[in-house]
Molecule: c-di-AMP riboswitch aptamer (ydaO/yuaA leader)
Organism: uncultured Micrococcales bacterium
RNA sequence: GACCGGGCACCGCCGAAGCAUCUGGGGGGAUGCACCGGGGACCCAACUCACUGGGGCGAAUCCGCGCAAGCGGUAGGGCACUUCUCGGCCCGAGCCCGUCAGCUAACCCGGUAGGCGGCUGAGAAGGAGAGA
Numbered sequence: 001g002a003c004c005g006g007g008c009a010c011c012g013c014c015g016a017a018g019c020a021u022c023u024g025g026g027g028g029g030a031u032g033c034a035c036c037g038g039g040g041a042c043c044c045a046a047c048u049c050a051c052u053g054g055g056g057c058g059a060a061u062c063c064g065c066g067c068a069a070g071c072g073g074u075a076g077g078g079c080a081c082u083u084c085u086c087g088g089c090c091c092g093a094g095c096c097c098g099u100c101a102g103c104u105a106a107c108c109c110g111g112u113a114g115g116c117g118g119c120u121g122a123g124a125a126g127g128a129g130a131g132a
Stems, first nucleotide, its partner, number of pairs: 010118005018033006034112006044102001053100001054097004062073004076091004081126006
């Protein structure tokens, strides 16, 4: 000096998954705000039969080929303020409830994880912040 790996700080991304206070030696626990999800009336909707009960979180549905593994596509979703246009790169999973739940005011019950990245393409409009 180069390469590889790890830790910390900082700046960001997906996601609701952040901030603060109290408590404890600590791991942790509790509470508040913020954000998110579920249950739950009138009205409305539904109401029958059969079949493989039904339902929730999530962008993650659906189609074709294949014995399968998987492959190709796709609804949809993401990529450094927001929107639009052009271009490029990705995801398109998984999990949960347990025979039960349409919507739903009051009300009730929960969650605040996990996983990644290290210059962020260009133009227009809007906005925010900083400086003079």